[in-house]
Context: one part of a larger RNA
RNA sequence: CGUAGGAAAUCUGAGGAGAGCUGUUUAUAGUACGAGAGGACCUGAAUGGACCGACCGCUGGUGUUCCGGUUAUCCUUCCAAGGGUAUGCGCCGGGUAGCCAUGUCGGGACGGGAUAAGCACUGAAAGCAUCUAAGUGCCAAGCCCCCUCCAAGAUUAGAUUUCCCAAUCAGGCUCGUGGAAGACUACCACGUUGAUAGGCAGGAUGUGUAAGAUCAGCAAUGAUUUCAGCUAACCUGUACUAAAGGCACGAUUGG
Repeated sequence: CGUAGGAAAUCUGAGGAGAGCUGUUUAUAGUACGAGAGGACCUGAAUGGACCGACCGCUGGUGUUCCGGUUAUCCUUCCAAGGGUAUGCGCCGGGUAGCCAUGUCGGGACGGGAUAAGCACUGAAAGCAUCUAAGUGCCAAGCCCCCUCCAAGAUUAGAUUUCCCAAUCAGGCUCGUGGAAGACUACCACGUUGAUAGGCAGGAUGUGUAAGAUCAGCAAUGAUUUCAGCUAACCUGUACUAAAGGCACGAUUGG
């Protein structure tokens, strides 16, 4: 911009994409078959591999500062307590959210239609025979459906529901607060009739028992107060802070 009024929402599905794999064990059954050795079809069940998708409750990884330990050196303020640098984590032990796999869950199915090679029925040409010439049936991991996803710019531009009829409505844009959304854009949530983000409160989680004081010890250090102190992205709540107002766009009941 189009889809002949302007919008919001929900669909249909032309068409397209994806998927499509397979082992082993077992029951039938040591049965049919076979002199024996050996050893099934068919049908059912269980359990794996690789691959694909989703997720983070479990097991773990990461988690650049959430907690702790620690060396050297410098600083605040001498002690104690802290801070800086040593990688743009000094090193080390752990670790929330998020992201992830080695973790967890799920998937390939079943079924239908038309067929290939192939197997047949009926059957002439050609008094016989013949699956084929007319006609009819069966049959594959393959084809078309069935399953999952996208999809009306499908210009053949579809359908349904609802709203609106002018100092503009419905609605949208801009702007702002943000987001498991994201390169930007887009998308989604919210904008005081408000929990959108921050803050704050409580909780969870992690770390592992803070500082100060007291006690024991010459001291290093240990014990008690103290399962303490601190705690990111998590959960719940709470208008304290920030989401202000306004301008402008947008249908002449639809060439």